[in-house]
RNA sequence: CUUCGAUAGCGGCAAACUUAUUGAAAAAUAAGGACGCAAAGCCUCGGGUCUAAGGUCUUAUGACUAUGAUUGCCAGGUUACCGAA
Numbered sequence: 001c002u003u004c005g006a007u008a009g010c011g012g013c014a015a016a017c018u019u020a021u022u023g024a025a026a027a028a029u030a031a032g033g034a035c036g037c038a039a040a041g042c043c044u045c046g047g048g049u050c051u052a053a054g055g056u057c058u059u060a061u062g063a064c065u066a067u068g069a070u071u072g073c074c075a076g077g078u079u080a081c082c083g084a085a
Base pairs, nucleotide, nucleotide: 002085003084004083005082012037013036017032018031019030020029021028022027035072041078042077043076046074047073048070049069050068054065055064056063057062
């Protein structure tokens, strides 16, 4: 430096759920709480998925649509502890 994640060690993050707040919603933030995770650290330019305020269509019911959300959906980029080769 590259690859890998067996064996350890120091540790790290925090699903569901509950409460409060924000938001039209999806969801996010904080506290509690641990299902799990070797990148479950960061980044939304790609794909997927979710939502539909606004907009368009419809006689109506509704349907479509991302500029919104999701990195703990995948991919990609980038940074990193320890150990092994």
The RNA shown here (c-di-GMP-I riboswitch aptamer) has 85 nucleotides and comes from Aquibacillus sediminis. Model confidence (mean pLDDT): 88 of 100. The sequence was found by an Rfam model in a public genome assembly.